[in-house]
RNA sequence: AAUAAAUAUGGGCAAAAUUCCCGAAAGGGAAUGACGCAAAGCCAUGGAUCUACAGUCUCAUUUAAGGAUGGGACCAUGACUGCCAGGUUGCUGAA
Numbered sequence: 001a002a003u004a005a006a007u008a009u010g011g012g013c014a015a016a017a018u019u020c021c022c023g024a025a026a027g028g029g030a031a032u033g034a035c036g037c038a039a040a041g042c043c044a045u046g047g048a049u050c051u052a053c054a055g056u057c058u059c060a061u062u063u064a065a066g067g068a069u070g071g072g073a074c075c076a077u078g079a080c081u082g083c084c085a086g087g088u089u090g091c092u093g094a095a
Stems, first nucleotide, its partner, number of pairs: 005092001012037002017032006035082001041088003045085003049079002055074008
């Protein structure tokens, strides 16, 4: 010096839950709070997963009709990096 993720010091992040706010939802932001984390720093690029306002199809009811109401199916353009890969930056530092 490099590798490795054992160990120590100093620091860092913050799950669940609760409260408030945003959102149709999934989810997100803030505060309290610590289950955990060596990338639990950053990037939705690939896969997985979650949601379905709008849209499409369909069924029922209703209406003179246009339409209206309710149910079901599909759908990512929404979300998630603390699910797994990939990219990128980085603290400590032995045997």